[in-house]
The part of an RNA shown here (large-subunit ribosomal RNA, domain VI) has 256 nucleotides and comes from a Minisyncoccota bacterium. The coordinates come from a structure-prediction model, not an experiment, and the mean pLDDT is 83. The sequence was found in a public genome assembly.
Context: one part of a larger RNA
RNA sequence: CGUCGAGAUUUGAGAGGAGCCGUCCCUAGUACGAGAGGACUGGGAUGGGGGAAUCCCUGGUGUGCCGGUUGUUGGUAAUCAUUCCAGCAGUGCCGGGUAGCUAGAUUCCCACGUGAUAACCGCUGAAAGCAUCUAAGUGGGAAGCAUCCCUCAAGAUAAGAUCUCUUAGACCACUUACAGAUCAUGAGUUUGAUAGGCGGGCGAUGGAAGCUCUGCAAAGAGUUAAGUUUACCCGUACUAAUGGUCAUCAGAGUAG
Numbered sequence: 001c002g003u004c005g006a007g008a009u010u011u012g013a014g015a016g017g018a019g020c021c022g023u024c025c026c027u028a029g030u031a032c033g034a035g036a037g038g039a040c041u042g043g044g045a046u047g048g049g050g051g052a053a054u055c056c057c058u059g060g061u062g063u064g065c066c067g068g069u070u071g072u073u074g075g076u077a078a079u080c081a082u083u084c085c086a087g088c089a090g091u092g093c094c095g096g097g098u099a100g101c102u103a104g105a106u107u108c109c110c111a112c113g114u115g116a117u118a119a120c121c122g123c124u125g126a127a128a129g130c131a132u133c134u135a136a137g138u139g140g141g142a143a144g145c146a147u148c149c150c151u152c153a154a155g156a157u158a159a160g161a162u163c164u165c166u167u168a169g170a171c172c173a174c175u176u177a178c179a180g181a182u183c184a185u186g187a188g189u190u191u192g193a194u195a196g197g198c199g200g201g202c203g204a205u206g207g208a209a210g211c212u213c214u215g216c217a218a219a220g221a222g223u224u225a226a227g228u229u230u231a232c233c234c235g236u237a238c239u240a241a242u243g244g245u246c247a248u249c250a251g252a253g254u255a256g
Stems, first nucleotide, its partner, number of pairs: 001155001005165006014152004020048007032037001049110006058103004065096005070089006077082001113147003120140004169246004173189005194240003197236005203229003210223005
């Protein structure tokens, strides 16, 4: 830009993906075979490899979460060899860890079937009184082919279909995330829970500071499962989501 103006739901011409390989058990120590050995077939179980999805479980990570700790610099204090706080040292180092992401985690799939066939095996059957799967006719037959399964798909210009609306709707701007390089997509814009803040919770860490007591002291105990808490959940308008443009028809003007 086209497809009838808008929104939603779809059909599927076509394209792509997948297609894998073992082991064990039963049938059965059967058929077969002198024995040794040892099936076809049908059924069941389990694994390897590949793939998809997911984070409930097991783990990893988790640099604005919690704790411990060394050095140093600064601040703090009616208490000054000390206390608490902060910066830096690879997140200073160490022990844990929420959300998210993730695999050695979890779940599922790689199936059954159908059609036409290849090599091959046949039926009927002449040319050629016989024989012959082939010449007429006709059946079976593969991990392969076409379907079946999954994904995309009407620029499939042959531009499809159905439903609703006919002022529906679209865009810019702004708050943003289950999205993301940008764009796009999704949730919203006061008729509001979109983000931040705040309140509560889950989870995490693991017993805050201050004060009191015990001990000569290093320290320990009580107050106290305390204090703190990122991305998660629920709630709450306190803050910020201000606002603006286009369209369809008709007429006029202009250009062609």